A computed fold for a 536-nucleotide part of an RNA from an Ignavibacteria bacterium, annotated as large-subunit ribosomal RNA, domain I. The organism belongs to Ignavibacteria, within Bacteria. It matches the Rfam family "Bacterial large subunit ribosomal RNA".
Context: one part of a larger RNA
RNA sequence: GGCAUACGGUGGAUGCCUUGGCACAGAGAGGCGAUGAAGGACGCGACUACCAGCGAUAUGCUUCGGGGAGCAGGAAAUAUGCUUUGAUCCGAAGAUUUCCGAAUGGGGCAACCCAUACAGAGUAAUGUCUGUAUAUUCCGCAAGGAAGGCAAACCCGGGGAAUUGAAACAUCUCAGUACCCGGAGGAAAAGAAAACGAAUGUGAUUCCCUGAGUAGUGGCGAGCGAAACGGGAAGAGCCCAAACCUGAAAGCAACGCUUUUGGGGGUUGUAGGAUAUUCAACAAAGCUACGUGAAUGGAUAGCAGAAUGGUAUUGGAAAAACCAACCAAAGAAGGUGACAGUCCUGUAAGUGAAAUCCUGAAGCGGGCGAGAGUACUCCUGAGUACCGCGGAACAAGUGGAAUUCUGUGGGAAACUGCGCCGACCACGGCGUAAGGCUAAAUACUCCUCUGUGACCGAUAGCGAACCAGUACCGUGAGGGAAAGGUGAAAAGAACCCUUCAGAAGGGAGUGAAAUAGAACCUGAAACCGUAUGCUU
Repeated sequence: GGCAUACGGUGGAUGCCUUGGCACAGAGAGGCGAUGAAGGACGCGACUACCAGCGAUAUGCUUCGGGGAGCAGGAAAUAUGCUUUGAUCCGAAGAUUUCCGAAUGGGGCAACCCAUACAGAGUAAUGUCUGUAUAUUCCGCAAGGAAGGCAAACCCGGGGAAUUGAAACAUCUCAGUACCCGGAGGAAAAGAAAACGAAUGUGAUUCCCUGAGUAGUGGCGAGCGAAACGGGAAGAGCCCAAACCUGAAAGCAACGCUUUUGGGGGUUGUAGGAUAUUCAACAAAGCUACGUGAAUGGAUAGCAGAAUGGUAUUGGAAAAACCAACCAAAGAAGGUGACAGUCCUGUAAGUGAAAUCCUGAAGCGGGCGAGAGUACUCCUGAGUACCGCGGAACAAGUGGAAUUCUGUGGGAAACUGCGCCGACCACGGCGUAAGGCUAAAUACUCCUCUGUGACCGAUAGCGAACCAGUACCGUGAGGGAAAGGUGAAAAGAACCCUUCAGAAGGGAGUGAAAUAGAACCUGAAACCGUAUGCUU
C1' cells in the first nucleotide's frame, strides 16, 4: 500500500408522514370605484423587530343576535388588567377610517410642498389651528347629474404580424391567430325572414349530434372546407317611421302653407294600414320580459345529537389481545401516548335568526291589448336598392360567381311595386330591404361554500407546505431561488468535571428510547477514519 471483517465520522438518498398544492363536480357570486376603489406609505400594543388585525375613536368604538367560562392574535415569558352586571370569541348592521393612489384646489422626485373663499377656535395683533368648498370632460336654461380608474377568463367591435408549412419561394399557409386599441355584460353577440330551397315543404335566433372530411375550393400544391335536411337543448314574441286626425311654438308673399315639437292613429305579405261606408260589439277576454308588499324556501352565527366495561395479557402509553356487553336513520372522517361505532370533535335524522340579503306561487299596481266586408284615393323606411370601377366578407384564391359589406362615380320604382330562388332570360315559387327591442338553451372562473379523486407527497405537487413573488440578480422592462419532520409530553438536560473562558465533551438527571439532545425520525452511497486478520 491492497483486500476482508467490525465499529465510527461525513453525507442526506430511501421509507414513513403532511400543515401545502393540483384537477374536477354541485351550488353561489359575477364586480369594486368621486359616499374616493384596487394597491400601497406611515402609524396604532405596558414591553413590539416581523406577520396578522386595525386607523389619531388606531391590537379597536356602538347596536342587535349567537354563545357560556375563561380572556388580553401568531407568541412562550414578565407586568398589569378584563370577565356570570356575561368578557374573549362568532354573525348582521353601523361609526371611525391619517397620507398617497383615477386622485380631482395648484404643484410634485407617490405617500410631500404651497394655496384661495367662507364659517369657526385661538391671540392684544399677526402667525397658527379646525371644518366645508374649489380638477377636467359631457348632459342640462338652471338647480344639478354623469364619466374617468382597477379587475382572471369569457364576449363584441376597430387595427393586425412573423416564425412556420408548402421539404426552396412569391399566390397560398400559419391566421383574422399572436399582439395593440375601444366597449359591454353576468353573460355577450345573434334574433322574429326582402329566410331556406324544390317537398304533399319548413317557419326568429343560439348551442350540441349528424350530414362530412361530403359538396366544393386550391401555385387543383401545401392545404382550406361548408349548407340544407334529419335528431336533440331551449323556446316568445314585439315596438316605431309613414298615411290620417289634433294641440303648441316660430316663420311667411297669410285665414292657409312651411318648419319644429307633443298627443291620438298604425305596424303587414292570405298583403296590411289610413280614409269613407255597412254590419257586429261597447269592455274586456287575454298577455306581461315592469314594479311592489310578501306566504314559502334559502344565505350570512348556531343548538342538540345514541351506545363499553373488565383483566393478575403485552406495553412507556391501549384504541391491541382476551372476556363479556351495547347503539345504529349515526360502522363518513379527524383526534386522543399503537389499530376506538359506543373517550373527544363529529356523523345520521332533526332544529334555529333580532339584523341584512336572495328567491318567488297567488294578490295588488303599472303596461300591452279590438271582429268582418266593400270602395276609387293616400301610406308602407332614398343618395337607399341597383349598376360601373377598386377592395373585403362569404368554405370559395375572379372564377360562369350569385349573396353580404363599401372607398369612388352614376342612380330607380311605389303594391299592376320591389327583392330573391348561384351568371343571365322565361315560366313558376318564396319573401316584403333600406328603423328599433327581445328571455332561455351557449362561453368563462379572479372569487365563496360544500364535496370528490386508479391526482402529487418536499428535486414531486402552484414559483411559493417554511414570513415567497421573499432573499438575491438586473439602470430597467424583467428574472427569481433554496429552505418541512426532537419527543406522547419540553419532561429541552438541575448539579459536578475537563477548559482562563467560550465552543466542545465526560458524568448526573429526564424519557420507552438521547446512536430521539435541539447541526434533533429513518439515516443508503460516494468520501474519510480506527481496530483486527490476511497479504506485498

Its mean pLDDT, the model's own confidence on a scale to 100, is 84.